RNA sequence: CAACAAUUUUGGCAAACCCGUGCGAAAGCCGGGGACGCAAAGCCACCGGGCUGACGGAUGCUCACAACGUGAACAUCCAAGCUAGCGGGGUUGCCGGG
Numbered sequence: 001c002a003a004c005a006a007u008u009u010u011g012g013c014a015a016a017c018c019c020g021u022g023c024g025a026a027a028g029c030c031g032g033g034g035a036c037g038c039a040a041a042g043c044c045a046c047c048g049g050g051c052u053g054a055c056g057g058a059u060g061c062u063c064a065c066a067a068c069g070u071g072a073a074c075a076u077c078c079a080a081g082c083u084a085g086c087g088g089g090g091u092u093g094c095c096g097g098g
Stems, first nucleotide, its partner, number of pairs: 004098001012038002017033004022029002036085001042091003046088003049083004056078005062072004
């Protein structure tokens, strides 16, 4: 220096839940408290999955009308947003029993 690896050490992160005249349409995020757990539960939305669906696009369907077009509601899909504590991948790091 590299690899494997754990009844190692110092420590690290922080689920649910609670608080906040917090941010956001929402999913969710941020700050504080709190620990369910995690050897990368450090960081990154590149791939797959999941969640949201305000704004935008397409399609379908229903209703209305000045009627073959327009408008509105609903549903699906795409984009958009989130999730790194869903998995893969990339990248960085701590320790040193064998």

This is a predicted structure of a 98-nucleotide RNA (c-di-GMP-I riboswitch aptamer) from Dechloromonas sp. CZR5. Of the family's consensus pairs, 95% are formed in the model. The sequence was found by an Rfam model in a public genome assembly.